């Protein structure tokens, strides 16, 4: 310095707005928010995690384009779109609940080995 076993700690954002109504943070308008890892920096690419469904083995799991810069970007930048698990509930990304859960990973600690 570099590493197997083993532990530890960390690991989700976002409406006290209007309107309608008997009710709605669920319609409607407005606003607001984007996990982890790859890549030129990414909610929309590629892979993962969370979720769901199965007796198991496994299965399912949103959504983007157009100019521009540049070796090199659907990742900057400029317009203009589009998504977002399950349960309760007036129909939920943003409210409540499973969850003081778990987890992709991330930092560390630490022996053994070279």
């Nucleotide at each position: 310095u570099a590493u197997a076993a083993a532990c530890u700690u960390c690991a989700g954002g976002g409406a006290c707005a209007g309107g309608u109504g008997a009710a709605a943070u669920u319609c409607c308008u407005u606003a607001c928010c984007g996990g982890u890892g790859g890549u030129a920096u990414a909610c929309c690419c590629c892979a993962c995690g969370a979720g769901c469904c199965u007796a198991a083995g496994g299965g399912c799991u949103g959504a983007c384009a157009u100019g521009g810069u540049g070796c090199a970007a659907u990742u900057c930048c400029a317009u203009g779109g589009g998504c977002g698990a399950c349960a309760g509930u007036a129909a939920a990304g943003u409210c409540u609940g499973g969850a003081u859960g778990a987890a992709a990973g991330a930092a560390g600690u630490g022996u053994u080995u070279u």